[in-house]
RNA sequence: GACCUUAUAGUCUAAUGGUAGGACGGCGGACUGCAACUCCGCAGGUGAGGGUUCAAGUCCCUCUAGGGCCU
Numbered sequence: 001g002a003c004c005u006u007a008u009a010g011u012c013u014a015a016u017g018g019u020a021g022g023a024c025g026g027c028g029g030a031c032u033g034c035a036a037c038u039c040c041g042c043a044g045g046u047g048a049g050g051g052u053u054c055a056a057g058u059c060c061c062u063c064u065a066g067g068g069c070c071u
Base pairs, nucleotide, nucleotide: 001070003068004067005066006065007064010024011023012022013021018054026042027041028040029039030038047063048062049061050060051059
């Protein structure tokens, strides 16, 4: 330098172009003599910038970062 691939919450992981969901963790509550376990609830997320579309996590382009491969 060329090509391929990945990027979603603190972590892991889903999502035919049509309400961004789950697990763990966190916080609050119930339960308990106090805790743990369990149950209920809450907060928290689409790498950045553009484009297409009525509508983009999803499709297209560029960039950034990680991985792979060739030279």
Transfer RNA from a Lachnospiraceae bacterium, 71 nucleotides, folded computationally. The coordinates come from a structure-prediction model, not an experiment, and the mean pLDDT is 84. The source organism's lineage runs through Bacteria, Bacillati, Clostridia, Lachnospirales and Lachnospiraceae. The RNAcentral record of the sequence draws on ENA.